[in-house]
């Protein structure tokens, strides 16, 4: 340099155009307990790497860029 894949919360991760982004862990508040743990209840993404585009509607499709990983090529 060329090609491919990935990027979603604190972590793992589902969701592949339709109003509200599942689930688990962690965390926070409450319940309970003499205290802690465990249990139970509730909360927790303000938007999906960044910027554009398409569309009535985009995390989802398209383009560019960034980062990571894999493969190929060239030089030393």
């Nucleotide at each position: 340099g060329c090609g491919g894949a990935a990027u979603u919360g604190g972590u793992g991760a589902a969701g592949g155009g339709g109003u509200u982004a599942a689930c688990a862990c962690a965390c926070u508040g409450g319940u309970u307990u003499g205290u802690g743990g465990a249990u139970c209840c509730a909360g927790c993404a303000u938007g999906c790497g960044u910027g554009g585009g398409u569309u009535c509607g985009a995390a989802u499709c398209c383009c560019a860029c960034a980062u990571u990983c894999c493969g190929c090529c060239c030089c030393a």